The prediction has a mean pLDDT of 77. Bacterial large signal recognition particle RNA from a Candidatus Zixiibacteriota bacterium, 266 nucleotides, folded computationally. Its Rfam family is "Bacterial large signal recognition particle RNA". The family's RNA type in Rfam is non-coding RNA gene. About the family: The signal recognition particle (SRP) is a universally conserved ribonucleoprotein involved in the co-translational targeting of proteins to membranes. It is recorded under the gene name ffs. The sequence is in RNAcentral, with records from ENA. The source organism's lineage runs through Bacteria, Pseudomonadati and Candidatus Zixiibacteriota.
RNA sequence: GUGUGCUAGACGGGGAGUUAGCGGUGCCCUGUAACCCGGAAUCCGCUACACCGGGGUUGAAUUCCCACCGGAGGCUUUAACCGUUUAUCGCGCGGAAACGGUAAGUGGUGUUGAGGGCCGGGUCCUGUACAAUAGCAACACACUGAACCCCGCCAGGACCGGAAGGUAGCAACGGUAGGUGAUCGUUGGUAUGUGUUGCGGGGCAACCUGACCGGAGCCGGCUGCCGCGGAAGCCUUUAGGCGGCGGGUCAAGGGUGGGUGCACAC
Repeated sequence: GUGUGCUAGACGGGGAGUUAGCGGUGCCCUGUAACCCGGAAUCCGCUACACCGGGGUUGAAUUCCCACCGGAGGCUUUAACCGUUUAUCGCGCGGAAACGGUAAGUGGUGUUGAGGGCCGGGUCCUGUACAAUAGCAACACACUGAACCCCGCCAGGACCGGAAGGUAGCAACGGUAGGUGAUCGUUGGUAUGUGUUGCGGGGCAACCUGACCGGAGCCGGCUGCCGCGGAAGCCUUUAGGCGGCGGGUCAAGGGUGGGUGCACAC
């Protein structure tokens, strides 16, 4: 040096968290040619040789070990600076909506008569009359109707009388008080969130409407202008949150350099 067989090692790594600490499961990053089974978060195993148990592959190198470079990503910090966000400050800037006015424009309306003036009527309130409706009472109508204590007339019978005659009087009959019914026929009185009704009084803000006077404006929808008003937004002050930049720390894949065992045969 070559070949064969083996062994240490390797078959992912890292961050935060958890933990006295280490590793794993779970979260995140990186990455793959990156073994299989069982266990485990108020968890599992272990103790600086710091996952445990079982099986398998590879194996001294592109794969193992060390150093350096570089750096995804995580954690931490951040005086100042940049961005963003929340609140705050101000005789700050800014001026939206709404409201009031004006009548230049526009529109509407007006000589078929505007605004204004004046005289009425209605809608409204009230009194009264009438009507309507409801129910009540009386009369009239029909029926019933007092055993007696209602009336008339009173058969029979009763009583008085010598007689003539008289008296009281039940039933029936006729009526009456009372009761019931039907109908609104009449009258009276009551009530009414009633009325295209009549008459009187009140009111008249607003609206509708009629007559007269008078003779050119009137309205204010839109634009404009004036006033008031202050929304959004912007700037500034102060404080806080988040992100970036910066500092610290750990650091994957990647790159460079170096290192690495035993046996046998030739």